[in-house]
Context: one part of a larger RNA
RNA sequence: GGAUGAACGCUGGCGGCGUGCUUAAUACAUGCAAGUCGAACGGAGGAUUUAGCAAUAGAUUCUCAGUGGCGAACGGGUGAGUAACGCGUGGGUGACCUGCCCCGAAGUGCGGGAUAACAGUUCGAAAGGACUGCUAAUACCGGAUGUGGUCGUGCUGGUUAGAGUGGCAUGACUAAAGGCGAAAGCCGCUUUGGGAGGGGCCUGCGUCCCAUCAGCUAGUUGGUGAGGUAAAAGCCCACCAAGGCGACGACGGGUAGGGGACCUGAGAGGGUGACCCCCCACACUGGCACUGAAACACGAGCCAGACACCUACGGGUGGCAGCAGUAGGGAAUAUUGCACAAUGGGCGAAAGCCUGAUGCAGCAACGCCGCGUGCACGAUGAAGGCCUUCGGGUCGUAAAGUGCUUUUCGGGGAGAUGAGCAAGGACAGUAUCCCCGGAAUAAGGCUCGGCUAACUACGUGCCAGCAGCCGCGGUAAAACGUAGGAGCCAAGCGUUAUC
Numbered sequence: 001g002g003a004u005g006a007a008c009g010c011u012g013g014c015g016g017c018g019u020g021c022u023u024a025a026u027a028c029a030u031g032c033a034a035g036u037c038g039a040a041c042g043g044a045g046g047a048u049u050u051a052g053c054a055a056u057a058g059a060u061u062c063u064c065a066g067u068g069g070c071g072a073a074c075g076g077g078u079g080a081g082u083a084a085c086g087c088g089u090g091g092g093u094g095a096c097c098u099g100c101c102c103c104g105a106a107g108u109g110c111g112g113g114a115u116a117a118c119a120g121u122u123c124g125a126a127a128g129g130a131c132u133g134c135u136a137a138u139a140c141c142g143g144a145u146g147u148g149g150u151c152g153u154g155c156u157g158g159u160u161a162g163a164g165u166g167g168c169a170u171g172a173c174u175a176a177a178g179g180c181g182a183a184a185g186c187c188g189c190u191u192u193g194g195g196a197g198g199g200g201c202c203u204g205c206g207u208c209c210c211a212u213c214a215g216c217u218a219g220u221u222g223g224u225g226a227g228g229u230a231a232a233a234g235c236c237c238a239c240c241a242a243g244g245c246g247a248c249g250a251c252g253g254g255u256a257g258g259g260g261a262c263c264u265g266a267g268a269g270g271g272u273g274a275c276c277c278c279c280c281a282c283a284c285u286g287g288c289a290c291u292g293a294a295a296c297a298c299g300a301g302c303c304a305g306a307c308a309c310c311u312a313c314g315g316g317u318g319g320c321a322g323c324a325g326u327a328g329g330g331a332a333u334a335u336u337g338c339a340c341a342a343u344g345g346g347c348g349a350a351a352g353c354c355u356g357a358u359g360c361a362g363c364a365a366c367g368c369c370g371c372g373u374g375c376a377c378g379a380u381g382a383a384g385g386c387c388u389u390c391g392g393g394u395c396g397u398a399a400a401g402u403g404c405u406u407u408u409c410g411g412g413g414a415g416a417u418g419a420g421c422a423a424g425g426a427c428a429g430u431a432u433c434c435c436c437g438g439a440a441u442a443a444g445g446c447u448c449g450g451c452u453a454a455c456u457a458c459g460u461g462c463c464a465g466c467a468g469c470c471g472c473g474g475u476a477a478a479a480c481g482u483a484g485g486a487g488c489c490a491a492g493c494g495u496u497a498u499c
Stems, first nucleotide, its partner, number of pairs: 001499002004497001006496005013371006019364002021329001026327003030324003035070003040067002043064009077282003086207008096199003101195008110142003118133006148174010178187003208254003215245003220242006227235001257279004261272004284305005307318004335361001337360003343357001344355004374404004384395004409437005418427001444489005449470003455484005465472002
C1' cells in the first nucleotide's frame, strides 16, 4: 500500500446496489417448504332446480376421502466424506439408455375376473389393523391382428477391425384405452423410425504435503466359460496360468470437495475457493433393495444403531445440511414478515390450484457508490479560552449580525412504469413530480520525537505510563497524562487478523 462473508473500541444524518453462522455435518418446540387432474373411475354428503300428491327420479353445481394418471429424481440446502476418472481439458462408445417435447409410419378389434372406497362385524390406549359382503375404470388379466420391433436360420453388402451393423428371405415371439363434444373435431393410448435436449460408461494429459512412509498386491494380473447390466469390464462366480504396480514415487500417513473465477503482482508467480454459475458428494449413523424413463431416493420404504418423544407398559412415533425460528458453541452473522403481480416449475383441454423457487419488504455503516450537515457578505479583529518577552499573539470571518437557499426533514396534492388485445400490482400510498414551511434535524475518530503531515503550556519525576521499529520517562519531557492549538481522514475513524 492492497484486500475482507470480518470482529472489537469510539462515533453515527440520508439514499442506491450488494452482502450477512467462516464455529457444533451440534440438538431441535411451532408453522409453512409438492402437489394436481371430476375432460380416467365408482361412491358419500350438501345446495339449487324440473317432474310428481308423495316416496322418488332427472339436471346443474359445490365439497370430501378412495381407485387411477402425471409430478414428487426438478427446484432448495450443506461441504461431512472424497487425493478419486472426483474435477478440468481433449477424445471414444463397432459397448449404451432416454418420461415429457418436435417430425414421420402404422394401429387403437374381442372378451374376462377382481379390488379400494362403501356397508357390517371385530382387535387395539394409540399408531394401526383383521374378517365378511357389494362395485367401477385410461387399474389388472386372456385371446386376436402385426405396419413395425426382438430373436434364430440362410443369402448378401459394408468396415482398419469377427460386428451384437445395413439389405432381402424365412420361422418363432411381441401392442393398445379410452375421455370430451350435437357434430366437425380435440385430447389421449399402443408399436416403431428419426431428432432435440439429458444422462451412463471408457480413456490421454493435468490436479496439495511427508521418503523421518520403500517396497505393495490374492479377485490380486491375465485367459476360458457361465452369470449380470441399458451397456464394456474380476462387475460377480467356477476352472486355468502366475502374473500386476513401484524412486517418472507404488503402498502408507496427513490435509482437502474440484472448476469458472476472486485477491495480489509490471509480469512470471503467490494466496483463496464467501456471494453468482458448472460438476461432484451427502441428507441423524451404517446397510439394503422396491417403484420408476431416471433413485438405491433431504420432506418414500425396510433392517440395525445412537438420541429424543408419547404410552393404558402391551406397544408406537420422529429426523430443519429447505424458509423463518429456538437452545448450544462462538470474537461473530438477520424476520417464527408480504405475495404468487412478474420470472420459472408441477398438474390440468382450460378456468385454475400449488410453489419459504422466486419477486419483495424488515434488521445490520458489513462493503462499495452517491448526497448532506449550508451559501454570500461580515473587524470594535467582540466576549471567552490558551500562550506571552506583558507590547501582544492565536483560536479567527470563526462567532454575533445582514441577506439568500431548502438536498435531507415535516405536512399536503396528483399518481407513471414493471401489465401484452382485455382483467389482474406483493412491493406500496413506495419511487418520482409539484406546492408549502423554516438554517431549521445532522461530526466524529486517530495522530502531532524520527520513519510521518502536524507544538506549546502545565502535571508527573525510571513513578504513573507509552511503544509498529528505533526508543521515551531518574525535576524545565514537542515521545507519559491534561489543556490550547495543529495535521490527516471523514459518516466514519482507529485497532486486531491476512498478503